[in-house]
Molecule: transfer RNA
Organism: Candidatus Portnoyibacteriota bacterium
């Protein structure tokens, strides 16, 4: 310097333009137990890297920009 993937919860990840964004594991309460644990209920945590466009509507498509990854030079 060029090209391709990524970026959604504390970690891993899901979510083909359409109601209020989910799931695993983790955290917090309850019930269970002499006390942890397991198990079984319930919670709470997001405005989807960031800025514009498109559209009646964007997490999703389109353009830049951070940031990370992977190839080539």
């Nucleotide at each position: 310097g060029c090209g391709c993937c990524c970026a959604u919860a504390g970690c891993u990840c899901a979510g083909u333009g359409g109601a209020u964004a989910g799931a695993g594991c983790g955290c917090a309460a309850g019930u269970u137990u002499g006390c942890g644990g397991u198990a079984c209920u319930u919670g709470a945590g997001g405005c989807c890297g960031u800025a514009g466009g498109u559209u009646c509507g964007a997490c999703u498509c389109c353009u830049a920009c951070u940031g990370g990854g992977c190839g080539c030079g």